This is a predicted structure of a 108-nucleotide RNA (SAM riboswitch aptamer (S box leader)) from Chitinophaga pinensis. Its Rfam family is "SAM riboswitch aptamer (S box leader)". Gene Ontology term of the family: regulation of gene expression. The prediction has a mean pLDDT of 84. The model forms 94% of the base pairs in the Rfam consensus.

RNA sequence: UUCUUAUCCAGAAAGGCAGAGGGAUUGGCCCGAUGAAGCCUUGACAACCUGUUACUCCAAGUAAAAAGGUGUCAACUCCAGCUCCGCAAUUGCGGAGACAGAUAAGUC
Numbered sequence: 001u002u003c004u005u006a007u008c009c010a011g012a013a014a015g016g017c018a019g020a021g022g023g024a025u026u027g028g029c030c031c032g033a034u035g036a037a038g039c040c041u042u043g044a045c046a047a048c049c050u051g052u053u054a055c056u057c058c059a060a061g062u063a064a065a066a067a068g069g070u071g072u073c074a075a076c077u078c079c080a081g082c083u084c085c086g087c088a089a090u091u092g093c094g095g096a097g098a099c100a101g102a103u104a105a106g107u108c
């Protein structure tokens, strides 16, 4: 990176280097010299995978902790955008879904 499946309204700091952007994209709206992105150190959150413990119908599952591999640590995936339904009747409100995105495991 291709494809598949699952999850995405919760959660989580400090220091150093650095020096103007960042929040994927379109439109908004936010964050940022009281220091953005990025890199490093330690810490934390979480439970996708491996391992461990217990239960068990002994295939697989369920639960627990958190050793290892990832990941994450502003705002609901920040909000909306596309489709359908309902309410409203004026550019709206609510619900369901899709597309897209992010992460994990497998796969190409």
Stems, first nucleotide, its partner, number of pairs: 003106006013042005021031003026080003043073003048069003052064004077100001082097006